[in-house]
RNA sequence: CAACUGAACAAAGCGCCAUGCGCCCAUGCUUUGCAUGGGAUAACGAGGUGGGGCACGAUCGAAAAUUCGGCGGAUGUGCCUCCGCAGCUCCGGCUGUGUCACGCAGAUCACAAAUAUGCGGGCGACCGCAAAACAAAAGACUGCGACCGGAUGGG
Numbered sequence: 001c002a003a004c005u006g007a008a009c010a011a012a013g014c015g016c017c018a019u020g021c022g023c024c025c026a027u028g029c030u031u032u033g034c035a036u037g038g039g040a041u042a043a044c045g046a047g048g049u050g051g052g053g054c055a056c057g058a059u060c061g062a063a064a065a066u067u068c069g070g071c072g073g074a075u076g077u078g079c080c081u082c083c084g085c086a087g088c089u090c091c092g093g094c095u096g097u098g099u100c101a102c103g104c105a106g107a108u109c110a111c112a113a114a115u116a117u118g119c120g121g122g123c124g125a126c127c128g129c130a131a132a133a134c135a136a137a138a139g140a141c142u143g144c145g146a147c148c149g150g151a152u153g154g155g
Stems, first nucleotide, its partner, number of pairs: 014072004020068001023039007044061003050082007083098005089151005102145005109139001117130005
């Protein structure tokens, strides 16, 4: 310099909506639909991060709704590696694990928000607020099971 790309730049079950489908309103028409314009919604909480790299593209239930669909991100999973922790102390290995730093099983031990309801706002789709109820997983509890070699210490 040229070409191409450019919606969002926020948050960490988090953010976003570009002319996708569907939904609402208005207008028009050849009126049980279509067009144009405008608008609304687009995941409800629980749980979850040692550092680095690669890959995948992420746990649990509630609810039954577009919670459809899509974009981006992500603490998820697998592998490699470094660090830490546990397997009585130390060292090495091995296995597991991530600072609440082993696995398996059992029993039912505990914990939520939305929906619904009420109030308010909006012509409407829908939005805001309030107080109550109800999960599962992780977790807690109980039980069982947790290595090899060397050194040292104790009995």